[in-house]
This is a predicted structure of a 381-nucleotide RNA (Bacterial RNase P class A) from a Solirubrobacterales bacterium. A source record names the gene rnpB. Lineage of the source: Bacteria > Bacillati > Actinomycetota > Thermoleophilia > Solirubrobacterales. Its mean pLDDT, the model's own confidence on a scale to 100, is 75. Its Rfam family is "Bacterial RNase P class A". About the family: Ribonuclease P (RNase P) is a ubiquitous endoribonuclease, found in archaea, bacteria and eukarya as well as chloroplasts and mitochondria.

RNA sequence: UGCGUGGGUUGGACGGCCGCGGGGAGAGAAAUCCCUUCGAGGAAAGUCCGGACACCACAGGGCAAGACGGUGGGCAACUCCCACUCGGGGAAACCCGCAGGAAAGUGCCACAGAAACAUACGGCCGAUGGCGCGACCACACGUGAGUCGCGCACAGGCAAAGGUGAAAGGGUGCGGUAAGAGCGCACCGGCGUCGCGGUGACGCGGCGGCCAGGCAAACCCCGUCCGGUGCAAGACCAAACAGGAUCAUCGACCCGGCCCGGUGAGAUCCAGGUAGGUCGCAGGCGCGGCCGGCCUUCGGGCCGGCGUCCCGCCAGUGUGAUCAGCUGGUGAGACAGAUGGUCGUUCACGACAGAAUCCGGCUUACAGACCCGCUAAGGAA
Numbered sequence: 001u002g003c004g005u006g007g008g009u010u011g012g013a014c015g016g017c018c019g020c021g022g023g024g025a026g027a028g029a030a031a032u033c034c035c036u037u038c039g040a041g042g043a044a045a046g047u048c049c050g051g052a053c054a055c056c057a058c059a060g061g062g063c064a065a066g067a068c069g070g071u072g073g074g075c076a077a078c079u080c081c082c083a084c085u086c087g088g089g090g091a092a093a094c095c096c097g098c099a100g101g102a103a104a105g106u107g108c109c110a111c112a113g114a115a116a117c118a119u120a121c122g123g124c125c126g127a128u129g130g131c132g133c134g135a136c137c138a139c140a141c142g143u144g145a146g147u148c149g150c151g152c153a154c155a156g157g158c159a160a161a162g163g164u165g166a167a168a169g170g171g172u173g174c175g176g177u178a179a180g181a182g183c184g185c186a187c188c189g190g191c192g193u194c195g196c197g198g199u200g201a202c203g204c205g206g207c208g209g210c211c212a213g214g215c216a217a218a219c220c221c222c223g224u225c226c227g228g229u230g231c232a233a234g235a236c237c238a239a240a241c242a243g244g245a246u247c248a249u250c251g252a253c254c255c256g257g258c259c260c261g262g263u264g265a266g267a268u269c270c271a272g273g274u275a276g277g278u279c280g281c282a283g284g285c286g287c288g289g290c291c292g293g294c295c296u297u298c299g300g301g302c303c304g305g306c307g308u309c310c311c312g313c314c315a316g317u318g319u320g321a322u323c324a325g326c327u328g329g330u331g332a333g334a335c336a337g338a339u340g341g342u343c344g345u346u347c348a349c350g351a352c353a354g355a356a357u358c359c360g361g362c363u364u365a366c367a368g369a370c371c372c373g374c375u376a377a378g379g380a381a
Stems, first nucleotide, its partner, number of pairs: 001377001004374007012346007020039005026033002041352001045363002048361005053230004066225004070084005085099001086097004100221002105219002107215003121162001123158003128155002130152007137144003170188006189211002191208007234279004243270005254262002283310002286308002289306007311331007347350001
C1' cells in the first nucleotide's frame, strides 16, 4: 500500500418560526390562556427463546405431550454468552456446524439395479463330486470300487474386476487360491480394549482382524427441563335503565339543626359491575445547599432548575466470560394513540425504520462515513 478477515462507533449538524403528547407552577367562574421541562431505535421490527409481573389451576406421585442435546464455566434464566473439543471449508487470519444413540427394536432408502442386510445379472472357477471321450493297467475281451489326461458346465464354489446407483458394506498393495475372499501380511481408516495426559469433551501410544451401509429435521431409546393464559394480564371506583329491601297520601323526602308553616309522590339503602373513569404505567410520598417563580397569618409553605444521595439500566475499565469495585451516561410514556412541519446556513446530501407492560438475548433490515486488531503479499527505511 490494502487483497482478505474479525470487531466497534455513527446513522447529518447548527439556528429561527409554527405545531403535537406527558409532567409541573401561574392566571381565569369556566372554556381556555401563558410559562417551563421532558419526548423513539440500534434495531423501537420479527414475536423466535428466557425471565419479571398478574390472574387461573394445583396434597403427593406417575404417564402422555412438548422443548433441548459435544465438554467445562457464566447468567435470575435461556435455544443466550465465554473458553475449549470434534467434524467441515480456507494458504492463513478466520469462518461454518439442529454436534447424544443406527452394535435395543420398528420403519424408509425415489430412479436405476440381480440385490438397498446379505443379493448374484452378466462374469470367474470348476480344486471336489457327476457326465462324456481318450490313454494306460488288469483280466474271463467287453468289462472295471484302478491310474492319468482332455472336455462339458450338471451339482457346486466365489464376490476380485464389470454394470446400476447418492450409497453395494473397510481402502491400497503384496502374498495366496481352481477362482476368490482379512484367508495371511504391511500401511491407512473404523471399532473394542489397555496405558498415559486432560476437571471434561477428547488426545496420544500399545494390543486385538473385531470390520459394523445411510437416515433419528421417521418412530424410538438415553439424559435434562417443563402447569395454563398473557397488561385487551389484572386491581379499584362506578352512572343510566332494569331488580331487591324498607319507609311513605295516617303526608315520607325537600325548604341549612329543631318547631310551626309550606310543598305533594316519591325517598333511602343494597347487590351485581355495563357505559365511563382511576391504577397497573414509566425512577424515588429522597435530601436539602444555591438560584428563580408564586402564596404567606412573615414562622414558613408549594413548584421548577442546578446540585447531591439512593435505585434500576447501559457503556467503559476489570475477567476467558461473569461478579465486586471505580468512572461516565441515562430514566419517553399515549389509549385512536404525541415525538412533526417549514425556512436559512453548511457538509460527505442522509439507509433501514416508529415505542404500546417491562427486562435479558437471538434473528432479520440497513445508504454512507469513521476507528481498531489480525493474516498473506509487495514496497521503503